[in-house]
Formats: sequence, C1' cells, structure tokens
RNA sequence: GGGCCUGUAGUCUAGUGGUAUGAUGUCGCCUUCACUCGGCGAAGGUCGCAGGUUCAAUUCCUGCCGGGCCCA
Repeated sequence: GGGCCUGUAGUCUAGUGGUAUGAUGUCGCCUUCACUCGGCGAAGGUCGCAGGUUCAAUUCCUGCCGGGCCCA
C1' cells in the first nucleotide's frame, strides 16, 4: 500500500428500515441475628465520527477514525 471482518450501557451481547434486547456489574428495598444465595425495582446508551438515500436509519450507501485477520 491492497483485500476482508468488526465498532451498540462499566463489561459482554441480541437486534434484515418503524419508541434499542438480554446477561453481568452498580444502587435501593424485601428476606437473614448478620453475610452469601434468592426475590422485586431503579439508574446507566448522542448505537465510533461526518455526510447521503428515505416520511422514518443501530439497520442501506460513501468517506474518515479505532481494532482484528490475510496478501505484498
């Protein structure tokens, strides 16, 4: 330098154009003499950035940035 894959909550992750899903972690309450386990609830996401298409974009297109693999 060229090709391919990938970027979603602190971490991991689902999501084939119509209000973003679950697990784990954090916090509160219940339970316990207390802790663990368990139950209930809450907070936490400019969906990597900027454009384009569309009534509507996490999703489709282009460029850039970060990460991974291969070729030279």
Molecule: transfer RNA
Organism: Candidatus Aenigmatarchaeota archaeon